[in-house]
Molecule: c-di-GMP-I riboswitch aptamer
Organism: bacterium
RNA sequence: CAGCGAUAAAGGCAAAGUGGUCGAGAGGCCAUGACGCAAAGCCGUGGAUCCAGUCAUUUUUGCUGGACUGCCUGGCUACCGAA
Repeated sequence: CAGCGAUAAAGGCAAAGUGGUCGAGAGGCCAUGACGCAAAGCCGUGGAUCCAGUCAUUUUUGCUGGACUGCCUGGCUACCGAA
């Protein structure tokens, strides 16, 4: 130095559930709680999935807007220093 990851060190984040709250909904936020995470830090590129509307329509599907990303992929940044 890397984006390599150790029975190292210092730490960090916080799943499900529960309570409250916002939203038509997917889902978000706060508190609690830890399943886990070497980027489970930030963003949201392309997909997947989900919600709403709409045309056609038996259904499937298409289009538009939204949600999520701790589903995959992509971009930016980053503690430590064994192999």